[in-house]
The RNA shown here (Guanidine-I riboswitch aptamer) has 110 nucleotides and comes from Ancylobacter tetraedralis.
Taxonomically the source falls in Ancylobacter (Bacteria, Pseudomonadota, Alphaproteobacteria, Hyphomicrobiales).
The sequence was found by an Rfam model in a public genome assembly.

RNA sequence: UGCCGCUGUCCCUAGGGUUCCGACGCCGUGUUCGGCGUGCCUGGACCGAGAGGGACAGCCCGGUGGCGAGACAUUCGCCGGGUGCACGGCGGGAUAAAAGCCCGGGAGGC
Numbered sequence: 001u002g003c004c005g006c007u008g009u010c011c012c013u014a015g016g017g018u019u020c021c022g023a024c025g026c027c028g029u030g031u032u033c034g035g036c037g038u039g040c041c042u043g044g045a046c047c048g049a050g051a052g053g054g055a056c057a058g059c060c061c062g063g064u065g066g067c068g069a070g071a072c073a074u075u076c077g078c079c080g081g082g083u084g085c086a087c088g089g090c091g092g093g094a095u096a097a098a099a100g101c102c103c104g105g106g107a108g109g110c
Base pairs, nucleotide, nucleotide: 007057008056009055010054011053012052015047016046020044021043022041023038024037025036026035027034028033058083059082060081061080062079063078064077065076085105087108091103092102093101
């Protein structure tokens, strides 16, 4: 100096708004219904973390098992280990709308 890898999905939580349900308020008078409004309405449900939790998988390393015997390799399986570190705007985007979602391990900083 160059290249490759430092991973993925799901469940949950912090958090988030208000399309639906519910709740509340007002109106209609068809009231076992409908319309409008309210998320500074606890909720149902929904969205939801690179730097939060967990599970499974992938990958890497070591060991090991079955074949008439031995060695090597491959495949399948089993056991163990590893999978680092991480301060972070403004602004924009999606969805009904918003967010620690996405832009983004970005800009910037150390």